[in-house]
Annotation: The prediction has a mean pLDDT of 81. This is a predicted structure of a 72-nucleotide RNA (transfer RNA) from Candidatus Ryanbacteria bacterium RIFCSPLOWO2_12_FULL_47_9c. It matches the Rfam family "tRNA". Gene Ontology term of the family: triplet codon-amino acid adaptor activity.

RNA sequence: CUCCUCGUAGUUCAAUGGAUAGAACAACUCCGUCCUAAGGGGUUGAUGGGGGUUCGAUUCCCUCCGAGGAGA
Numbered sequence: 001c002u003c004c005u006c007g008u009a010g011u012u013c014a015a016u017g018g019a020u021a022g023a024a025c026a027a028c029u030c031c032g033u034c035c036u037a038a039g040g041g042g043u044u045g046a047u048g049g050g051g052g053u054u055c056g057a058u059u060c061c062c063u064c065c066g067a068g069g070a071g072a
């Protein structure tokens, strides 16, 4: 320099044009217990930035940023 893949809660993953972006673990809180623990209920929390297409974008297109890989 060229090409490819990826970027979604604190973490690991879903959702691939359409219902309030869903789950597990973690965190907080309540129940539980003499106190803890196990177990159970509840709550908070996310689409990398910008632009475009579309009635509608996490999804498609462009660009930038970041991570990984291949080639020279």
Base pairs, nucleotide, nucleotide: 001071002070003069004068005067006066007065010025011024012023013022018055027043028042029041030040031039048064049063050062051061052060